Notes
A computed fold for a 72-nucleotide RNA from a Rikenellaceae bacterium, annotated as transfer RNA. The prediction has a mean pLDDT of 82. The RNAcentral record of the sequence draws on ENA. NCBI's taxonomy places the organism under Bacteria, Bacteroidota, Bacteroidia, Bacteroidales, Rikenellaceae.

Order: sequence, then C1' cells, then structure tokens
RNA sequence: GGCUCCGUAGUUUAAUGGAUAAAACGUAAGAUUCCGGUUCUUAUGAUAGGGGUUCGAUUCUCCUCGGAGUCA
Repeated sequence: GGCUCCGUAGUUUAAUGGAUAAAACGUAAGAUUCCGGUUCUUAUGAUAGGGGUUCGAUUCUCCUCGGAGUCA
C1' cells in the first nucleotide's frame, strides 16, 4: 500500500428502516440490619466523527478516525 471484518452506557450483549435505543452486571442514594452481606425501591449513563439516501437511519451508502485479520 491492496482487501475483509468490527466500533452502541463504566463492562457484556440486544435492537434486520418505524419513533422513548432494551436488558444484565456495575455505580450512587434510600429501606432492611447492631454493622456488613443478601433482598427490595429509585436514580445513573451510550449509537466513533462528518456527509448522502429516505417521511423516518443504530440499521443502507460515502469519506475520515480507531482496532483486528490477511496478502504483498
């Protein structure tokens, strides 16, 4: 340098173009407890960046960025 794949909460995964992006773990607060753990309730927080298509984009498409693999 060419080609292929991947990028979503702090972490692990969902969402096959249809509206509020869902859940688990985690974190914080409260309840419970003599204290801690367990349990329950509440809160918390995300689509790598920018264009295009579309009534509508996490999804399709183009470029850039980052990562992995492969060929030379």